[in-house]
Molecule: transfer RNA
Organism: uncultured Oscillochloris sp.
RNA sequence: GUCGCUGUAGCUCAACCAGAGAGAGCGUCGGCCUCCGAAGCCGAAGGUCGGCGGUGCAAACCCGCCCAGCGACU
Numbered sequence: 001g002u003c004g005c006u007g008u009a010g011c012u013c014a015a016c017c018a019g020a021g022a023g024a025g026c027g028u029c030g031g032c033c034u035c036c037g038a039a040g041c042c043g044a045a046g047g048u049c050g051g052c053g054g055u056g057c058a059a060a061c062c063c064g065c066c067c068a069g070c071g072a073c074u
Stems, first nucleotide, its partner, number of pairs: 001073007010026004019057001028044005050066005
């Protein structure tokens, strides 16, 4: 330099062919339980879906460029 893959909650990852309140597990916080904890049960908070543009009635999803990580080739 060229090509490919990945980027979604604090962490690890889903979201099928674009259709419409963005989810799960772990973690955090609160409550129940307990003499106090752990475990268990109930609930809550937490996201401009890497960034900027484009297409479209509608974009996490499609297209372009850029950024970051990984890999292959030269």